[in-house]
Context: one part of a larger RNA
RNA sequence: CGCAUACGGUGGAUGCCUUGGCAGUCAGAGGCGAUGAAGGACGCAGGAGCCUGCGAUAAGCGCGGGGGAGUUGGCACGCAAACGCUAUAUCCCGCGAUUUCCGAAUGGGGAAACCCACCUCUUUAGAGGUAUCUUGUACUGAAUACAUAGGUGCAAGAGGCAAACCCGGGGAACUGAAACAUCUAAGUACCCGGAGGAAGAGAAAUCAACCGAGAUUCCCUGAGUAGCGGCGAGCGAAAGGGGACCAGCCGAUGAAUAUUAUGUUAGUGGAACAGUCUGGAAAGUCUGGCCAUAGAGGGUGACAGCCCCGUACACGAAAGCAUAGUAGUCACGUAUUAAGUAGGUCGAAACACGUGUUAUUUUGACUGAAGACGGGGGGACCAUCCUCCAAGGCUAAAUACUCCUGACUGACCGAUAGUGAACCAGUACCGUGAGGGAAAGGCGAAAAGAACCCCGGAGAGGGGAGUGAAAUAGAACCUGAAACCGUAUGCGU
Numbered sequence: 001c002g003c004a005u006a007c008g009g010u011g012g013a014u015g016c017c018u019u020g021g022c023a024g025u026c027a028g029a030g031g032c033g034a035u036g037a038a039g040g041a042c043g044c045a046g047g048a049g050c051c052u053g054c055g056a057u058a059a060g061c062g063c064g065g066g067g068g069a070g071u072u073g074g075c076a077c078g079c080a081a082a083c084g085c086u087a088u089a090u091c092c093c094g095c096g097a098u099u100u101c102c103g104a105a106u107g108g109g110g111a112a113a114c115c116c117a118c119c120u121c122u123u124u125a126g127a128g129g130u131a132u133c134u135u136g137u138a139c140u141g142a143a144u145a146c147a148u149a150g151g152u153g154c155a156a157g158a159g160g161c162a163a164a165c166c167c168g169g170g171g172a173a174c175u176g177a178a179a180c181a182u183c184u185a186a187g188u189a190c191c192c193g194g195a196g197g198a199a200g201a202g203a204a205a206u207c208a209a210c211c212g213a214g215a216u217u218c219c220c221u222g223a224g225u226a227g228c229g230g231c232g233a234g235c236g237a238a239a240g241g242g243g244a245c246c247a248g249c250c251g252a253u254g255a256a257u258a259u260u261a262u263g264u265u266a267g268u269g270g271a272a273c274a275g276u277c278u279g280g281a282a283a284g285u286c287u288g289g290c291c292a293u294a295g296a297g298g299g300u301g302a303c304a305g306c307c308c309c310g311u312a313c314a315c316g317a318a319a320g321c322a323u324a325g326u327a328g329u330c331a332c333g334u335a336u337u338a339a340g341u342a343g344g345u346c347g348a349a350a351c352a353c354g355u356g357u358u359a360u361u362u363u364g365a366c367u368g369a370a371g372a373c374g375g376g377g378g379g380a381c382c383a384u385c386c387u388c389c390a391a392g393g394c395u396a397a398a399u400a401c402u403c404c405u406g407a408c409u410g411a412c413c414g415a416u417a418g419u420g421a422a423c424c425a426g427u428a429c430c431g432u433g434a435g436g437g438a439a440a441g442g443c444g445a446a447a448a449g450a451a452c453c454c455c456g457g458a459g460a461g462g463g464g465a466g467u468g469a470a471a472u473a474g475a476a477c478c479u480g481a482a483a484c485c486g487u488a489u490g491c492g493u
Base pairs, nucleotide, nucleotide: 001492002491003490004489005488006487007486008485009484015478016442017441020413021412022410023409024408025407026406027405028404029402030401031161032160039102040101041100042055043054044053046079049075050074051073061096062095063094064093065092066091070083071082072081107116108115109114117130118129119128120127121126132158133157134156135155136154137153138152139151140150165196166194167193168192169191170190176183180230206213207212217244218243219242220241221240227235228234248394249393250392253331254330255329257327258326259325260324261323262322263321264320265319267315268314269313273288274287275286277284289306290305291295297309298308299307343367344366345365346364347363348362349361350360353379374389375388376387377386378385429436430435449477452464453463454462455461
């Protein structure tokens, strides 16, 4: 040095577990904000830090309910000081009070959480007001006579944030066409404006085809059809049929109050088991019982219908909220049938439809009717026929979405997986910044977390003793693979 065996070290795979995730279903909710939001800064406990909660009334104050023996939130033990014990503790729910400073931030400024003011009331202390825009209203009021602009006051509203869904205004390129220009990607991404719990659309100047239908929306089909298309790549309907839902209208009404019902925001009751054996421990075994509108699930020292929490089922609200109904009250307020319109010409856009033989819709420029004895449409256009009545407006449901709440589900994951994040994670750390972005779970049933002794640096670490079922479960803690490193023995060299 090699091989073999045994025993270790290191390491953290594997197995088992789950506080966390992922995807859904059914309900709820669909907003918060000048009555100051979202998000923060700084504080608040007998306490040094962080989290949670709260705001100088500061882990809290008042009132009304619930509940009933312990309590003063967590990491986090211990100490100290208190509160409560049969109903004013802690705790849970509802309604109020307080709510520093920044932030739309709004008195002015500003390098956010800071600086500096004025006015009114008032007591030194304090309280209130003072942004901008829009609308209304009152008083004023230039050049400039009337006026108007402007100014001042008062009243009301707005502003900002928020995951997706929705409507509107703008609007790419990569890419595809095997190059590329029309075309495509795509009216997508992105930007801006606006709204609601949905939005938008909507009661035929619609379709249809000589039969008829009867607002809109969504799904299936029609159908990859008819078509469009450097007729390339590709794009791509509608009628009709079957369903979901159905509602019509023209002061399309609204608000608060009272009251009733239902639901919701705390809760309440809730059946039925003992022994033997093994074991550290019984829920396991064996024996004999019981309940079940409850044998969903979880916990308990191994696997529990009957030990605990629950579950089926049955109840429950002073107060708030939601929905619906009823009652009276108050408030607001109404177009009367659509003219610079329909149509035309030119230029564009939308329609599945790229100007084409191109109807229909919209409109930038220029024009420009009829008026029910009228007008529009039926895919150039004309006639006949059929059908409807534009140029005013409102409208639930069926549909889309999920930042959020509750219950439940999973041939979803199980710590290199599943969210980036099971753990104090958008943290530590990196970057001037926009931004990027981790690692890190498990002793035991219970801390019973090793008193005391010994070696040692008043160490680290270890040896005894003790606890425990187990300490090769000792906190670097379940299991503890491999690489890698040793010790002992044997053999070989």

This is a predicted structure of a 493-nucleotide part of an RNA (large-subunit ribosomal RNA, domain I) from Cellvibrionaceae bacterium 1162T.S.0a.05. Its Rfam family is "Bacterial large subunit ribosomal RNA". Model confidence (mean pLDDT): 86 of 100.